RNA sequence: GACCGGACGAUCGCCGUCGCGCAAGCGAGGGAGGAAAGUCCGAACUCCGCAGAGCAGUGUGCCGGAUAACGUCCGGGACGUCGGGUUCAAGCUCGAUGGACGGCCAGUGCCACAGAGAACAUACCGCCCCGCGCGCAAGUGCGAGGUAAGGGUGAAAAGGUGCGGUAAGAGCGCACCGCCCGUUCAGUAAUGAGCGGGGCAUGGUAAACCCCACACGGAGCAAGACCAAAUAGGGAGGAAGUUCAGCCGCAAGGCUGGACACGUGCCGGCUCGGUGCGUCAAACCUUCGGGUAGGUCGCUGGAGCGAUUCGGUAACGCAUCGCCUAGAGGAAUGAUCGUCCUGCCGGCGCAAGCCGCGCAGACAAAAUUCGGCUUACAGGUC
Numbered sequence: 001g002a003c004c005g006g007a008c009g010a011u012c013g014c015c016g017u018c019g020c021g022c023a024a025g026c027g028a029g030g031g032a033g034g035a036a037a038g039u040c041c042g043a044a045c046u047c048c049g050c051a052g053a054g055c056a057g058u059g060u061g062c063c064g065g066a067u068a069a070c071g072u073c074c075g076g077g078a079c080g081u082c083g084g085g086u087u088c089a090a091g092c093u094c095g096a097u098g099g100a101c102g103g104c105c106a107g108u109g110c111c112a113c114a115g116a117g118a119a120c121a122u123a124c125c126g127c128c129c130c131g132c133g134c135g136c137a138a139g140u141g142c143g144a145g146g147u148a149a150g151g152g153u154g155a156a157a158a159g160g161u162g163c164g165g166u167a168a169g170a171g172c173g174c175a176c177c178g179c180c181c182g183u184u185c186a187g188u189a190a191u192g193a194g195c196g197g198g199g200c201a202u203g204g205u206a207a208a209c210c211c212c213a214c215a216c217g218g219a220g221c222a223a224g225a226c227c228a229a230a231u232a233g234g235g236a237g238g239a240a241g242u243u244c245a246g247c248c249g250c251a252a253g254g255c256u257g258g259a260c261a262c263g264u265g266c267c268g269g270c271u272c273g274g275u276g277c278g279u280c281a282a283a284c285c286u287u288c289g290g291g292u293a294g295g296u297c298g299c300u301g302g303a304g305c306g307a308u309u310c311g312g313u314a315a316c317g318c319a320u321c322g323c324c325u326a327g328a329g330g331a332a333u334g335a336u337c338g339u340c341c342u343g344c345c346g347g348c349g350c351a352a353g354c355c356g357c358g359c360a361g362a363c364a365a366a367a368u369u370c371g372g373c374u375u376a377c378a379g380g381u382c
Base pairs, nucleotide, nucleotide: 001382002381003380004379006340007339008338009337010336011335012334014031015030017028018027019026020025033363037374038373040372041371042370043369044368045220046219047218048217052272053271054270055269057216058215059214060213061212062076063075064074065073066072077101079098080097081096082095083094084093085092086091102211103210107209108208109205110204111203124151125150126147127146128145130143131142132141133140134139159177160176161175162174163173164172178200179198180197181196182195183194184193185192186191224297225296226295227294234288235287236286237285238284241260242259243258244257245256246255247254248253261279262278263277264276265275266274267273304323305322306321307320308319310317311316341361342360343359344358345356346355347354348353
């Protein structure tokens, strides 16, 4: 890390399916997991929405695949950690393992304390050289200068290791790593290797704000559909009108349709836009009051399970054959007895094994369904 995690029989009881029966009932088969848990992701399905654009918001983040999809899985790459081998050393290499693995030269922040100094950094201790003073000498005090290799502080101190060089040092020089630029080769790619040149520089931090790329309607089985019944298809309040055409009419005015405007519902939030409704009124909003809360469906045949050939490194996929494995409804799937199984303890036995009325047997309970992830777990196997 993966798998199993109880089995059989009898008696009585519960739920559902099928068959027989007018019915009562009889017969046959079936009935809770690897996590049913968490509700963390993704969907199927149902309803709302005529459709759209932008902003905000949320999620993901190496490359290539699998999948209905996923933040899951498979393979590969770089990096980290552990172990082995090798090197003067840095480093290199092999195996295992980890995941919040795009960007810090787009910008803005932050790096406490300690420390001399924390990114336009820095001289505390130290090392070296010169001058003056003290001292027999070793050395020591002061001043001026050089240094950043050594030590200290720190999570981190401005490339690393080794050799040379220097007054002492420093990429100051060289070799090997590292980094940057160019180029060639391999690979679908992430990347890797070779060659040439170069300054020895570009600290860390993005589950910090942010930038980049890609994706994204909402709500959820208490979704929703149907049937039946009952009441009060009740009351009050909430907006701005203007105008055009046709018809009726003696006239006042009325009806129908359109435009503008106003109000209002819907389109995940906002804006635009669209659309529906109303224009003296409401399908909308606020509020007062009344009735009902019953029944049926959704509810289990599935992106289902098993076996095999083939393809693929694998995840997985096509094909063929076989199987049907809960559907409760305040919530069924249980209780008792016996036998077996696993482990422990004791005894006998060379061992295999036998005996004991010995002890123990985990985590835990379907509620629309499925693919994952996470968590819990006595004992056993690989």

This is a predicted structure of a 382-nucleotide RNA (Bacterial RNase P class A) from a soil metagenome. Rfam family: Bacterial RNase P class A. The family's RNA type in Rfam is ribozyme. Gene Ontology terms of the family: dimeric ribonuclease P complex, tRNA processing and ribonuclease P activity. Model confidence (mean pLDDT): 78 of 100.